This is a predicted structure of a 540-nucleotide part of an RNA (small-subunit ribosomal RNA, 5' domain) from a metagenome. It matches the Rfam family "Bacterial small subunit ribosomal RNA". The coordinates come from a structure-prediction model, not an experiment, and the mean pLDDT is 83.

[in-house]
Context: one part of a larger RNA
RNA sequence: GAGCGAACGUUAGCGGCAGGCCUAACACAUGCAAGUCGAGCGAGAAAGGGGCUUCGGCCCUGAGUAAAGCGGCGGACGGGUGCGUAACACGUGGAUAAUCUGCCCUUCGGCGGGGAACAACAGUUCGAAAGGACUGCUAAUACCGCAUAAGCUCAGAGUCGCUGCGGCGACUGUGAGGAAAGGGGGCGCCCGCAAGGGGCUCUCACCGGAGGAGGAGUCCGCGGCCCAUCAGCUAGUUGGCGGGGUAAUGGCCCACCAAGGCAAAGACGGGUAGCUGUCUGAGAGGAUGAUCAGCCACACUGGGACUGAGACACGGCCCAGACUCCUACGGGAGGCAGCAGUGGGGAAUAUUGGACAAUGGGCGAAAGCCUGAUCCAGCCAUGCCGCGUGAGUGAUGAAGGCCUUCGGGUCGUAAAGCUCUGUGGGGAGGGACGAAAAGCGGGUUGCUAAUACCAGCCUGAAUUGACGGUACCUCCUUAGCAAGCACCGGCUAACUCCGUGCCAGCAGCCGCGGUAAUACGGAGGGUGCAAACGUUGCUC
Numbered sequence: 001g002a003g004c005g006a007a008c009g010u011u012a013g014c015g016g017c018a019g020g021c022c023u024a025a026c027a028c029a030u031g032c033a034a035g036u037c038g039a040g041c042g043a044g045a046a047a048g049g050g051g052c053u054u055c056g057g058c059c060c061u062g063a064g065u066a067a068a069g070c071g072g073c074g075g076a077c078g079g080g081u082g083c084g085u086a087a088c089a090c091g092u093g094g095a096u097a098a099u100c101u102g103c104c105c106u107u108c109g110g111c112g113g114g115g116a117a118c119a120a121c122a123g124u125u126c127g128a129a130a131g132g133a134c135u136g137c138u139a140a141u142a143c144c145g146c147a148u149a150a151g152c153u154c155a156g157a158g159u160c161g162c163u164g165c166g167g168c169g170a171c172u173g174u175g176a177g178g179a180a181a182g183g184g185g186g187c188g189c190c191c192g193c194a195a196g197g198g199g200c201u202c203u204c205a206c207c208g209g210a211g212g213a214g215g216a217g218u219c220c221g222c223g224g225c226c227c228a229u230c231a232g233c234u235a236g237u238u239g240g241c242g243g244g245g246u247a248a249u250g251g252c253c254c255a256c257c258a259a260g261g262c263a264a265a266g267a268c269g270g271g272u273a274g275c276u277g278u279c280u281g282a283g284a285g286g287a288u289g290a291u292c293a294g295c296c297a298c299a300c301u302g303g304g305a306c307u308g309a310g311a312c313a314c315g316g317c318c319c320a321g322a323c324u325c326c327u328a329c330g331g332g333a334g335g336c337a338g339c340a341g342u343g344g345g346g347a348a349u350a351u352u353g354g355a356c357a358a359u360g361g362g363c364g365a366a367a368g369c370c371u372g373a374u375c376c377a378g379c380c381a382u383g384c385c386g387c388g389u390g391a392g393u394g395a396u397g398a399a400g401g402c403c404u405u406c407g408g409g410u411c412g413u414a415a416a417g418c419u420c421u422g423u424g425g426g427g428a429g430g431g432a433c434g435a436a437a438a439g440c441g442g443g444u445u446g447c448u449a450a451u452a453c454c455a456g457c458c459u460g461a462a463u464u465g466a467c468g469g470u471a472c473c474u475c476c477u478u479a480g481c482a483a484g485c486a487c488c489g490g491c492u493a494a495c496u497c498c499g500u501g502c503c504a505g506c507a508g509c510c511g512c513g514g515u516a517a518u519a520c521g522g523a524g525g526g527u528g529c530a531a532a533c534g535u536u537g538c539u540c
Base pairs, nucleotide, nucleotide: 001540002539003538004537006536007535008534009533010532013387014386015385016384017383018382019380020379021345026343027342028341030340031339032338035073036072037071040070041069048061049060050059051058052057080298081297082296090223091222092221093220094219095218096217099216100215101214104212105211106210107209108208109207110206112146114144115143121136122135123134124133125132126131152177153176154175155174157172158171159170160169161168162167182204183203184202185201186200187199189198190197191196225271226270227269232262233261234260237259238258239257240256242254243253244252274295275294276293277292278287279286280285300321301320302319303318304317323334324333325332326331351377353376354375355374359373360371361370362369363368390420391419392418393417400411401410402409403408424481425477426476427475428474429473430472434467440460441459442458443457444456445455446454484529485528486527487526488525489510490509491508495524496523497522498521499520505512506511
């Protein structure tokens, strides 16, 4: 000199854009943060309103609504934190002929016919509660057989191609095995008295296969901390054969066999630490790992699996532990390292705010619902940037302060005065961009038996804003309301007077102060920066 997620002191007008627990991964009151689908399924209230009444009640509406249940998809994303981890965790480049992949896209082939349950519900019953138990009824895109199998899997056979020589791929034929679910809309037709059923068609689902996209798993080369006052480490250890397990290779696990494997190019041990993009520097290097983005790890502590395409799962389950709470003492409930907020720790870090209007996500055919993601607002000079605190004129160089060699000098065009301006502030009025759609109406094309329905495209009208009556614009108002902080011995830019008298004090280093101190304290003046200025800490 530069920098910072800073803190402290003095001071403080406005705005924009950013940032805001670095400490206790300490403990948490309260609210919210993950739901959605009635176009999968069965069932189904009440309050209120209206009518009747023998005043007991009944009927209609509310409403096939609410709440709940079965079922599907989502809760593995998004959000937080950095405990652990020196490791294929990360970065980079490869391998997978050792793999998986819900939703999405393309394409091929299917969707036949049956059965038995369990919730909800009703009844009985246990418990203080949390929550159960038994009996009975019932639906489905829930569950289970059967059929069918282009392709798929497995077995064994053959041909061809490729190969990293281990195998891999394609084709032919044989045998065995294994799927599925319906919902909604429309219509000339057929059966039927009707309800309904069949048929055709559109659409959303469903099943099997192939390919893709995106995602994930595993393996390998290289790279990036300290200590040798850590020198030897290792028994599933190293390898093999066989098996188990996994989507998949592998001591990943197991039985047997062999005796190996690593290490001064640092094994093993200890300490520290999430990694990268980053910053700085001409570079070498050094520093860092806040915000933002990618990856990893974790979710009270430790362990475990279940479900699932995906988890060994932050707001799921089970077990153990510590802690807190409820209890009728028998037993139960909980997990903010989500957003706010509280206590505590600390030099130190914010609101128990608004909205789903936009972007994105989940569910849904859609309308829509949910979304502390997100978008906004609030607080804080924490940082960066911009603006203002007036402009012009004005010399009896006023008064006053300070200094003085007493002549004067200086503050100083500074003020006053005169003439203007109106940013910011205040008042009044107008007032956004961010909004395009989806849905609705019309037209057209496709599908179709069809002018229904549905889908694509074009088009029309209306509607949708938290921020916000905000930004911005216009008018009015008055120079009126808006400057401080540090320093002035040298380094280092800026000097005199008074007070003090090795005292009180200053100080980054050198050093000042013991009676004329430009170094202490005050004043006048000056210098530097300026809504900031200094100090401290840390890094280069």